[in-house]
This is a predicted structure of a 330-nucleotide part of an RNA (large-subunit ribosomal RNA, domain IV) from an uncultured archaeon. It matches the Rfam family "Archaeal large subunit ribosomal RNA".

Context: one part of a larger RNA
RNA sequence: UCCGAGUAAGGGAAUUCGGCAAAUUAGCCCCGUGCCUUCGGCAUAAGGGGUCCCUGCUGUUGUGUUCGUAUGAAUGCGUUAGCAGGGCUCAGUGACAAGAGGGUCCCGACUGUUUAACAAAAACUUAACCUUUCGCCAGUCCGCAAGGAUGAGUAUGAAAGGUGACGCCUGCCCAGUGCCGGUAUCUCAAACUCCUUUUCAAGGGAGCUAAGGACCGGUAAACGGCGGAAGUAACUAUAACUUUCUUAAGGUAGCGAAAUACCUUGUCGUUUGAUUGACGACGCGCAUGAAUGGCGUAACGAGGUCCCUACUGUCCCUACUUGGAACCUC
Numbered sequence: 001u002c003c004g005a006g007u008a009a010g011g012g013a014a015u016u017c018g019g020c021a022a023a024u025u026a027g028c029c030c031c032g033u034g035c036c037u038u039c040g041g042c043a044u045a046a047g048g049g050g051u052c053c054c055u056g057c058u059g060u061u062g063u064g065u066u067c068g069u070a071u072g073a074a075u076g077c078g079u080u081a082g083c084a085g086g087g088c089u090c091a092g093u094g095a096c097a098a099g100a101g102g103g104u105c106c107c108g109a110c111u112g113u114u115u116a117a118c119a120a121a122a123a124c125u126u127a128a129c130c131u132u133u134c135g136c137c138a139g140u141c142c143g144c145a146a147g148g149a150u151g152a153g154u155a156u157g158a159a160a161g162g163u164g165a166c167g168c169c170u171g172c173c174c175a176g177u178g179c180c181g182g183u184a185u186c187u188c189a190a191a192c193u194c195c196u197u198u199u200c201a202a203g204g205g206a207g208c209u210a211a212g213g214a215c216c217g218g219u220a221a222a223c224g225g226c227g228g229a230a231g232u233a234a235c236u237a238u239a240a241c242u243u244u245c246u247u248a249a250g251g252u253a254g255c256g257a258a259a260u261a262c263c264u265u266g267u268c269g270u271u272u273g274a275u276u277g278a279c280g281a282c283g284c285g286c287a288u289g290a291a292u293g294g295c296g297u298a299a300c301g302a303g304g305u306c307c308c309u310a311c312u313g314u315c316c317c318u319a320c321u322u323g324g325a326a327c328c329u330c
Stems, first nucleotide, its partner, number of pairs: 001325008010316002014314001019311001027051005036041001038165001052087008061078007088092001100309004105304002107301002112124002128163007139150004166296004171226003176223002178219005185214003192207005227245005254288001255285001266282006
């Protein structure tokens, strides 16, 4: 010096990206327990008190003996709940074992699952909701086929896809791309019919025609999409209002500097002595937005963020003890 363990006066997060690490708390009994809530919870919420030994007394209860007609009484050994007095230590769950706690916000409802060996999560799953296919010799899947799975099942079923508890909701657009339905007419292959280069072959032409396409409709919890420019109110500013271009339709309810905001450390408020932080607001949102779900939400989370109490060698600022290693000398 390093590795492991331990202790530190005063301060107490000043350390640091960040309380990382460590410390605090801890079992059991009694008291007590706010907000919120889906009324189940939250909850061991929080916050207090007790805890060892001896003696006496009171109650509970098992069992034995004696007395007693009996309810029972006395007594012995136990069980258990309490009360009182006394004793000792700095300290009585004296070692071991054994929750730190509280508050706001984001995400995901929850339990569960995952990158064996750098990621456990906000990712996957999930119950629930929605759409699509299918009436059974079905639909979907495996197989060239025979055959097999779903399925000894039968729409309250099976298969496929999306969203993801619950609550309030889920706006407008079918022009494009898909999908579904229809179709007088048009287009359209081979085969077939007819014509044809004097005959044959090959070739050429015409007609007929399925699916498909054109065409006509439907469909967005299908893929997806959801504008611009001017003017205008008796201070100013702003624009309920008007005009105009344009689209398939021009973003509704909500939410919003957001896990989304470039400008940006936006502006205001709260928090701090001081805050690119956090929370609450504001909103022409570079580039939010409704099952590619929107917004809330109790409970839950080795998830992310900020704050507070307690606590501490994280730090001020190091020191010492102890076990080991390395190093120096022999």